[in-house]
Molecule: c-di-GMP-I riboswitch aptamer
Organism: soil metagenome
RNA sequence: AAAAGGCAAACCCGUCGUGAGACGGGGACGCAAAGCCAGGAGCCCGCGUGACGAAACGCGAGGGUCGUCCGGCUGCCGAA
Numbered sequence: 001a002a003a004a005g006g007c008a009a010a011c012c013c014g015u016c017g018u019g020a021g022a023c024g025g026g027g028a029c030g031c032a033a034a035g036c037c038a039g040g041a042g043c044c045c046g047c048g049u050g051a052c053g054a055a056a057c058g059c060g061a062g063g064g065u066c067g068u069c070c071g072g073c074u075g076c077c078g079a080a
Stems, first nucleotide, its partner, number of pairs: 006031002011026006029067001035073003039070003042065003045060005
């Protein structure tokens, strides 16, 4: 290189959550780590201060996101 196999965005249905979002089913836009880890940055949600709202700042009830990026750990096939 080739081939096999893997994952599954949007959207729809169901369940859970205040929410971001998660899980299951359907579905494929894509992915060589789209396997795992919230450590750093970002974004998002919630709460507080902010006279209301916003900006901004702080916090996280065991906030969310690793399919935003960085970093860490692990790892399949593979001709010449």